[in-house]
Notes
The RNA shown here (SAM riboswitch aptamer (S box leader)) has 99 nucleotides and comes from Sporolactobacillus terrae DSM 11697. The coordinates come from a structure-prediction model, not an experiment, and the mean pLDDT is 87. Rfam family: SAM riboswitch aptamer (S box leader). Rfam's curators write: The SAM riboswitch is found upstream of a number of genes which code for proteins involved in methionine or cysteine biosynthesis in Gram-positive bacteria. The sequence was found by an Rfam model in a public genome assembly. The organism belongs to Sporolactobacillus terrae, within Bacteria.
Formats: sequence, C1' cells, structure tokens
RNA sequence: UUCUUAUCAAGAGUGGCGGAGGGACUGGCCCAAUGAAACCCGACAACCAGCACAUGGUGUAUGGUGUUAAUUCCAGCAGUUUAGACUGAGAGAUAAGAG
Repeated sequence: UUCUUAUCAAGAGUGGCGGAGGGACUGGCCCAAUGAAACCCGACAACCAGCACAUGGUGUAUGGUGUUAAUUCCAGCAGUUUAGACUGAGAGAUAAGAG
C1' cells in the first nucleotide's frame, strides 16, 4: 500500500509540556489565548495474542494496537417521505487475516 471480514448512538483529565491551530476531504456548523495540534503522564475500551475458569462462552487487562468534544458533529450518492425525518450505499476510522 491493495483486498476480504467485523465494528463505528456507549465510554475516557480542572494533569504536564507547548504555543495556533483543530474537527479526514468539500459545504455547513462547531471547538480553541478562560489556550489548538504534537509529545509525556493518566484514563477508557476489549479487535488480536496471553492467562484463569469453562467448552462454540465468561472474566482478566500482561503484551500488540486503538481511542480519549459534538451519532463517524451533520450533509455530500440512491430510495422512501406532505414536511420533519427514515433506510441503504459510498467515503472514512479501527482491528484481524491474506497478497
């Protein structure tokens, strides 16, 4: 980096450091000097491995990730709907396997 499968309506800081941005992209709408991103510590969760119990599971949180504003913040294509809205794709994120 490509493909496949699964999940995405829950959860998580009055910390340190740093100084202007950030929420993938586009359009909105938000967050931010009452300090953004990054990094450190903490926390959350349980996808994979491990361990314990048990046999198509339950727990644990040791390791590998991951996450830590707002439903993946909303929409972006199609269908349904009087409007509000709803459903399914697409795109994206994370994990595991294979190339």